Predicted 3D model of a 544-nucleotide part of an RNA (small-subunit ribosomal RNA, 5' domain) from a Gemmatimonadota bacterium. Taxonomically the source falls in Gemmatimonadota (Bacteria, Pseudomonadati). RNAcentral holds the full RNA, with entries from ENA and SILVA.
Context: one part of a larger RNA
């Protein structure tokens, strides 16, 4: 010199983007951070309000409403956010491989979708409890559970068979056997059918329900290369290394087990210890290389500590579940309840780091047929000069040159066109009006086409209408008035740009080096005056 999640000290005028617990993976009051479906299913109020009647107290009937809360079921809660404790590892990057392999919701083609029962909640009735809940009986529905058929299919095993391969083997096709499915919902509508003049268990669109095929997205698995320091860590290894079987797994595979065999690793650093999240990328440099790994993005691995499994297409299952531990918290002492490394905020710790804001209006997520709900993902607001950019704190003009202070060889010289003064401009803060983009989807009508019996429905297409903005009355614009409200830090010995006068007198004191200070100190201290840099400047710290 360049940088920094940066602190400190002086000082601080707008703005515009970023960015903000490096310490204590320390403790955490409160509130919010995952719910949604009534077009699965059974049940279903209540204030309000209206009529009407009245003893004036209310009563009924309607409407609130098939709505809300609970409840059964269905998808989501394995995403999105957090943190970097652990991890020296195929955990990451990077190449490739799986003939050893799964994949909910989406896509695509292809087949299908009949019946029939029994319960558990909720409610209700009793009992136990401080409560948190618990038992006992009674009652019922479904896309909840449960069984039969059929089997396009798909799985397996048996036998046949083409083709691949160096082989263990893989694999197109056939044929036989065994096993293996299922769920309706809403809306229209009368063309079949059946009852009957409009309705069905009938058609029909939508949405769903099974089984498969392929896909697309996600993951699982192996496998080369690459990836830090220590030898004052030299040997390290029995499930260790290989082998048959055997179990397991979605799937190889010592993953497990059992028997056999004794091998496997290391000076190209095993094993042990320390350290540490890895990358993209960022710093910095002419590169080479060195240093870092915040923000954003990809991968991992964790959720109060340790273990453990269930459920599901999917789990490290942070805002599930059990079990041991710590810790706080409630108890009526019998028992309970809780885990911010979500957003905020507390508190501790520390040189040190924000609002218990607002909103779903847009991006995304989840549920739903919509319509809509939810969403501290997110977009925005608010703090902090914490970084980078931007702009302003005025501009012309003005004396042989005011005062003042400084310094003098007492003549002057400096400060300095700087000031006063005149004369402009109006950034920007203030005032006054106006006044956004982000917003086309959705949504409703019309309208032709395509499925359809169909003027239901449903899908894209085109016309038309509407309706929605947290920021925010903000940016932005015009306009008024007025120079007025807006400059400081450092540092002047040499490196390195910048000089003097006073005080002090090895003292007070300065310092990055070299060194200054013991009576004329451009080095300390203060004045004038310069000198760089400016909403800053210093100083520490760190890295090249």
């Nucleotide at each position: 010199g360049a940088a920094c999640u940066a602190a400190c000290g002086c000082u601080g005028g707008c703005g515009g983007c970023g960015u903000g617990u490096c310490u204590u993976a320390g403790u955490c009051a409160u509130g919010c951070a995952a719910g949604u479906c009534g077009a699965a299913c059974g049940a279903g109020a209540a204030a309000g309000c209206g009529u009407u009647c009245u003893u004036c107290g209310g009563a009924a009937c309607g409407u609130g409403a098939g709505u809300a809360c609970a409840g059964u079921g269905g998808c989501g809660g394995a995403c999105g956010g957090g943190u970097g404790a652990g991890u020296a590892a195929c955990a990451c990057g990077u190449g490739g491989g799986g003939a050893a392999c799964c994949u909910g919701c989406c896509c695509u083609c292809a087949a299908g979708c009949u019946g029939g029962g029994a319960a558990c909640a909720a409610c209700c009735c009793g009992c136990c409890u401080a409560a948190c809940g618990g038992c006992g009986g009674g009652c019922u529905a479904a896309u909840a559970c449960c069984g039969a058929a059929u089997g396009u299919g798909g799985u397996u095993g048996u036998c046949a068979g083409u083709c691949c391969g160096c082989a263990u083997g893989g694999u197109a096709u056939g044929a036989c056997a065994a096993c293996u499915a299922a769920a309706g919902g809403u809306g229209g509508c009368c063309u079949c059918u059946c009852c009957u003049u409009g309705g069905a268990a009938g058609c029909u669109a939508c949405c769903g329900c099974u089984u498969g095929u392929g896909g697309a997205u996600g993951g699982c698995c192996c496998c080369g290369c690459g990836c830090u320091c220590a030898a004052u860590u030299a040997g390290c290894u029995a499930g260790u290394u290989g082998g048959u079987a055997g179990g397991g797994u979605a799937a190889c595979g010592g993953c497990c087990u059992a028997c056999c065999a004794a091998g496997g690793c290391g000076a190209c650093g095993a094993u042990u210890g320390a350290u540490a999240g890895c990358c993209g990328a960022c710093c910095u440099g002419a590169g080479a290389g060195g240093g870092u790994g915040a923000u954003c993005g990809g991968c991992c691995a964790c959720a109060c500590u340790g273990g453990g499994a269930u459920u599901g297409a999917g789990a490290u299952a942070a805002g599930g579940c059990c079990c041991a531990g710590u810790c706080u918290c409630c108890u009526a002492c019998g028992g309970g309840a809780g885990c911010c490394a979500g957003c905020a905020g507390u508190c501790u710790a520390g040189a040190a780091a924000u609002u218990u804001g607002g909103g779903c209006a847009a991006u995304g997520g989840g549920c739903g047929a919509a319509a809509g709900c939810c969403u501290g993902a997110c977009c925005c607001a608010g703090c902090g000069a914490c970084g980078c950019c931007g702009c302003g704190u005025g501009g012309g003009g003005g004396a042989u040159g005011a005062a003042g202070c400084u310094u003098c060889u007492c003549g002057g010289a400096g400060u300095g066109u700087a000031a006063a003064c005149c004369c402009c401009u109006g950034u920007u803060a203030g005032g006054u009006g106006g006044g956004a983009c982000g917003a086309a989807a959705g949504c409703c009508c019309g309208u032709a086409u395509a499925c359809g019996a169909a003027u239901a429905g449903u899908a894209g297409g085109c016309g038309g209408g509407u309706u929605u903005g947290a920021c925010g009355g903000u940016a932005c614009c015009a306009c008024c008035a007025g120079a007025g409200g807006a400059a400081g830090c450092u540092c002047c010995g040499g490196c390195u740009a910048a000089c003097u006068c006073c005080g002090u007198g090895c003292c007070a004191g300065c310092a990055g080096c070299c060194g200054c200070g013991g009576u004329a100190a451009u080095a300390c201290g203060g004045g004038g005056g310069g000198a760089g840099c400016a909403a800053g400047c210093g100083u520490u710290g760190u890295u090249c």